A computed fold for a 131-nucleotide RNA from Chloroflexi bacterium HGW-Chloroflexi-8, annotated as FMN riboswitch aptamer (RFN element). The sequence was found by an Rfam model in a public genome assembly.
């Protein structure tokens, strides 16, 4: 320098504040009062991994579901960005204006609860062997 085995650790963040009231409870002659969507509306807020001029929105991977010969294979699914500026180089930086986000539960969820003290792309380190 390069190849390779084993082991250890790490490896996801987010509803402040307000509006409405499906529905329910108490009560009455009628009224009225209380609870009530972190999901609807206004608004707020978050952004895994590798690549590359620094990326949620470019390329690729992981996370999801099903089947099987089960830890791998196959199939299905797999979201979203433009403009201007600087520069040798940036859909990554700066300025502006936008967009997106698995499955189950529940008054309709990127943010609550759950599978998950799980799993994973990968990152760091240790150790052995070979050249």
């Nucleotide at each position: 320098u390069u190849u390779u085995g084993c082991c250890u650790u790490c490896g996801g963040g987010g509803c402040a504040g307000g509006g409405u009231g499906a529905g329910g409870a108490a009560g009455u002659a009628g009224a009225u009062u209380c609870c009530a969507a972190u999901u609807c509306c206004c608004g707020a807020u978050c952004g895994g991994u590798g690549g590359u001029a620094u990326a949620a929105c470019c390329c690729a991977c992981g996370a999801g579901c099903a089947u099987g010969u089960u830890a791998c294979a196959u199939g299905c699914a797999g979201g979203a960005u433009c403009u201007g500026g600087u520069g040798a180089a940036a859909u990554u930086c700066c300025a502006g204006a936008g967009u997106c986000g698995a499955c189950g539960g529940u008054a309709u969820a990127g943010u609550c609860c759950g599978g998950a003290u799980a799993g994973a792309a990968g990152a760091a380190g240790g150790u052995g062997a070979g050249c």
Its mean pLDDT, the model's own confidence on a scale to 100, is 84.